[in-house]
């Protein structure tokens, strides 16, 4: 230099192909319940510019273009 992959909550990931109501799960965190107490279980809650920028559209995490970071392969 060329090609491919990944980027969404503190962490691990789904959702993207086929655009559409307020963006989800588990873990972790906070509160409650239970217990003599702790853990486990159960209930509730907070937490996200969906990597960045632009474009298309009534509407973009999702489509298009450019960029950044990391991983793999080729040279």
């Nucleotide at each position: 230099g060329c090609g491919g992959g990944u980027a969404u909550a503190a962490c691990u990931c789904a959702g993207c192909c086929u655009g559409g109501u307020u963006a989800g799960a588990g873990u972790g965190c906070g509160g409650g319940u239970c217990u003599c107490a702790u853990a486990a279980g159960c209930c509730c809650g907070a937490a996200g510019u969906c990597c960045c920028g632009a474009g298309u559209u009534c509407a973009a995490a999702u489509c298009u273009c450019g960029g950044u970071a990391c991983c793999c392969g080729c040279a």